[in-house]
Model confidence (mean pLDDT): 78 of 100. This is a predicted structure of an 88-nucleotide RNA (SAH (S-adenosyl-L-homocysteine) riboswitch aptamer) from an uncultured Planctomycetales bacterium.

RNA sequence: CCCGCCGAGGGGCGCUGCGACGGUACGCAUAGGCGUACCUGCCAGGCUCGGUGGGGUGGCAUUCCUCGUGCAACGGCGCCCGUUCAUC
Numbered sequence: 001c002c003c004g005c006c007g008a009g010g011g012g013c014g015c016u017g018c019g020a021c022g023g024u025a026c027g028c029a030u031a032g033g034c035g036u037a038c039c040u041g042c043c044a045g046g047c048u049c050g051g052u053g054g055g056g057u058g059g060c061a062u063u064c065c066u067c068g069u070g071c072a073a074c075g076g077c078g079c080c081c082g083u084u085c086a087u088c
Stems, first nucleotide, its partner, number of pairs: 001055009010081006018046001021041001022039007045074001
């Protein structure tokens, strides 16, 4: 750095639908697969942080480990609930 899993970032309902996914059609390719278009399809934790399994790459103590303390940022629109603070 990449892929997967788990947890956290308070929650519910409705609306829209980019990407991904699914389906159909066409084209290319001719094991595989890729591209484009369409859909009364699906879809607003896909992001960040922490943990963890695997893989890849790099580094060599200005690093690594442990303990203590403190602590996120963000997430289309509308409504509602919860929590916290302030004011009356």
Source information: It matches the Rfam family "SAH (S-adenosyl-L-homocysteine) riboswitch aptamer". The family has 52 seed sequences and 1,354 matches in Rfam 15.1.